A computed fold for a 528-nucleotide part of an RNA from a Bacteroidales bacterium, annotated as small-subunit ribosomal RNA, 5' domain. It matches the Rfam family "Bacterial small subunit ribosomal RNA". Its family is annotated with structural constituent of ribosome and ribosome in the Gene Ontology. The source organism's lineage runs through Bacteria, Pseudomonadati, Bacteroidota, Bacteroidia and Bacteroidales.

[in-house]
Context: one part of a larger RNA
């Protein structure tokens, strides 16, 4: 000198863009953060409509009725494994990079081939009877499905057997024909075979799993480490390979090219600095990993060993009728605590994206916006021109005078950014449902029209009057740009280093002046 997720002191007009618990992965009140589908199902608690009845002259009130719209709870499907958070652990195939899988999986999506015949009994809700303070729960009886089960069929598939062709460095792979065994399915909707789903198989795409080469912090004041340890044979398990696990056999395996141990740490893209080489950092954004009160376990599922799922143990907190129960903000806000220190218990699904749905739509603290903070970067302003009696006042001097403050002010002319007042006022919106048209065998595609804006009466534009609404901070001995006076008298104090202060201090404190930067300026901390 540059830099920072900064903090502190003094000061502060505006806008744009960004950033904002670095500490206690400490504890959390409250609200919200994952639902959706009635075009799978039985139904009807609530709402609306229709129908019927009773009372009333009537308005209307009450009752009955799933007939219709729709729909709480329930069964079922898909989603909840994404998105969002944090950096505890991890020095590791965790990450980066380059390869391999002839050792693997992949819901939804796309393409292709084939198929969907028949039958069955359960269960929730509802109803009945209980238990409990509650959380919740027990028994009886009934019923449906795209729930579950059985039989049939099998293009292809899987397994077993034996055969042929061909390929590979190898374990071996691929293709073809044969025999046997095994294994499928679901309907719903519509004015219209209109849409949408189901099953088996092949391929693709996407996402993952596994293995390997190389790279990846400090300490040798850590030198030896290792029994599932290293390898084999056989099995189990897994989507798959493998001591991953097990029985048996052998005695191996790693290490000065640093094993083992201890400490520290998520890794990378990147960022800062530097002429570069390098050094340092890993906040924001993106990719990967790990974690979800602590530890462990599996279930479901295409996918989890699952942040807002389950079970067990533990610590902690809460409720209790003392018998027993409930909870997990490292989601968004917010609270306490810790700390030098870090924000609103805001708005909207308008856009982008995600889940469900045929769609309308619903959900979405993802996201988009707004609020707070000079935390940073960038931009703008606090006026411009003229103006010497070089005014007054301050301050200094060699003091009837002069220097300086200083064109500074006054005064004259001009402008109006910004602020304030008034008026206008966006882009962000693409389309959905639907309508019309063109193309098309169908499906569908394209064109035009066509609701919808949180931010927001914001951005922006116009007009108005008026210099009006707007400057500080640090320094001035040398390094280092900038000097005098007064006070103090080794005191009070300053200080980054050298060093100043003991009676003429340009170094302390004040004043005048000057220098630097400027809505900031200094100090502290850290890195180069």
């Nucleotide at each position: 000198g540059g830099a920072u997720g900064a903090a502190c002191g003094c000061u502060a007009g505006c806008g744009g863009c960004a950033g904002g618990c670095u500490u206690a992965a400490c504890a959390c009140a409250u609200g919200c953060a994952a639902g959706u589908c009635g075009a799978g199902g039985g139904g009807c608690a609530g709402c609306g409509c229709g129908g019927g009845g009773u009372a009333g002259c009537a308005a209307u009130a009450c009752c009955c009725u799933g007939g219709c719209g729709g729909c709480g709870a329930c069964c079922g499907g898909c989603g909840c494994a994404c998105g969002g958070g944090u950096g505890c652990g991890u020095a590791a195939c965790g990450c980066g990079u380059a390869u391999g899988c002839a050792a693997c999986c992949u819901g939804c999506c796309c393409u292709c081939a084939a198929c969907a015949g028949g039958g069955g009994u359960a269960u929730a809700a509802c109803g009945g009877a209980g238990g409990g303070a509650a959380a919740c729960u027990u028994c009886c009886a009934c019923u449906a499905a795209u729930c579950c089960c059985c039989c049939a069929u099998a293009u292809g598939g899987u397994c077993a057997g034996a055969c042929c062709a061909c390929c590979g460095c190898a374990u071996g792979a691929u293709g073809g024909a044969c025999u046997g065994a095994c294994g499928a399915a679901a309907g719903g909707u519509u004015g219209u075979u209109u849409c949408u789903g189901g099953u088996u198989g092949a391929g693709g795409a996407u996402g993952g799993g596994c293995a390997u080469g190389c790279g990846u912090g400090a300490c040798a004041u850590u030198a030896g480490c290792u029994a599932g340890u290293u390898g084999g044979c056989g099995g189990g398990g897994c989507a798959a390979c493998g001591g991953c696990c097990c029985a048996c056999c052998a005695a191996g395996g790693c290490g000065a090219c640093g094993a083992u141990g201890u400490c520290u740490a998520g890794g990378g893209g990147a960022g800062c600095u530097g002429a570069g080489a390098g050094g340092c950092u890993u906040a924001u954004c993106c990719c990967c990993c790990a974690c979800a009160c602590u530890g462990g376990u599996a279930c479901u599922g295409a996918g989890a060993c699952a942040c807002g799922g389950a079970c067990c143990a533990g610590a902690c907190u809460c409720c209790u009728a003392c018998g027993g129960g409930a909870g997990g903000c490292a989601g968004c806000a917010g609270u306490g605590a810790g700390g030098a220190a870090u924000a609103u218990u805001g708005g909207u699904c308008a856009a982008u994206g995600g889940g469900a749905g045929g769609a309308a739509u619903c959900c979405u603290g993802a996201a988009c916006c707004a609020g707070c903070c000079a935390u940073g970067c960038c931009g703008c302003g606090u006026g411009g021109g003229g103006g010497a009696a070089g005014a007054a006042g301050g301050u200094c001097c060699u003091a009837u005078g002069g220097g300086u403050u200083g064109u500074a002010a006054a005064c004259c002319c001009c402008u109006u950014u910004u602020a304030c007042g008034c008026c206008g006022g966006a882009g962000u919106a693409a389309u959905a449902a639907g309508c019309a048209g063109u193309u098309u065998g169908c499906g569908a595609a394209c064109u035009g029209c066509g609701a919808u804006g949180a931010g927001a009466g914001u951005a922006c534009g116009g007009c108005g009057g008026g210099a009006a609404u707007a400057a500080g901070c640090a320094u001035c001995g040398g390094c280092u740009a900038a000097c005098u006076c007064c006070g103090u008298g080794c005191c009070a104090g300053c200080a980054g280093c050298c060093g100043c202060g003991g009676u003429a201090a340009u170094a302390c404190g004040g004043a005048g002046g000057a220098u630097g930067c400027g809505a900031g300026c200094g100090u502290u901390a850290u890195c180069c």